Record summary:
The RNA shown here (SAM riboswitch aptamer (S box leader)) has 105 nucleotides and comes from Pelolinea sp. The sequence was found by an Rfam model in a public genome assembly. NCBI's taxonomy places the organism under Bacteria, Bacillati, Anaerolineae, Anaerolineales, Pelolinea. The prediction has a mean pLDDT of 82. Rfam family: SAM riboswitch aptamer (S box leader). Its family is annotated with regulation of gene expression in the Gene Ontology. About the family: The SAM riboswitch is found upstream of a number of genes which code for proteins involved in methionine or cysteine biosynthesis in Gram-positive bacteria.

This record gives sequence, C1' cells and structure tokens, in this order.
RNA sequence: GACUCAUCCAGAGAGGCAGAGGGACCGGCCCCAUGAAGCCUCGGCAACCAUAAAAAGUUGGUGCCAAAUCCGGCAGAAUCCUGAAAAGGAUCUGGAAGAUGAGGA
Repeated sequence: GACUCAUCCAGAGAGGCAGAGGGACCGGCCCCAUGAAGCCUCGGCAACCAUAAAAAGUUGGUGCCAAAUCCGGCAGAAUCCUGAAAAGGAUCUGGAAGAUGAGGA
C1' cells in the first nucleotide's frame, strides 16, 4: 500500500517552542497573528483490542479532544420551495471516498 469486518449526529484542552497556514481530495462554508500546521509537556474523552471468572474503565496498546466524517460530490424516492422553462434548493434512503480499530495474507 491493497483486502475483509466493525464504527463514524455523543464526548473531551491548557501551557511551552514555533511562525502561516489548516479543516484528506474538489466545490461550498468555516477556523487562524486574540497565533495555523508541526513538535514537546501535562491533562482529558472514549471504550476498538488485550487484561481481569463474571461485573466494574483497573492496567496496558491504539485512537481522539472546532463545527455530524463541518456540509455536499454518485444513484434513487416522494413531498415541499424558487423559476416561464431549463434548472437549482430543502428533507429522506443507499452508495462512493475518507478516518479509526481489529484481522489474515
């Protein structure tokens, strides 16, 4: 890196270094010098795996700590809104993509 399975509308930030980007991609919309990314320290959330006879987050391995995976992207259904129409938008379902965990090769 590819594959399989599960989950993704809940939850949880301070300090130091640093100095302009960040939210995967594209569009939108946001965050950001009242300090982005990144690194370090401490703290927290959660409960995927292991641990514990069972139960209990007890200990360990990951993960996570703006906004639903921030929203949409592709397909479908009915209804509603705008429009002369074409078309656009809202709601819903499924998918794709992505993230995390576990697994085997």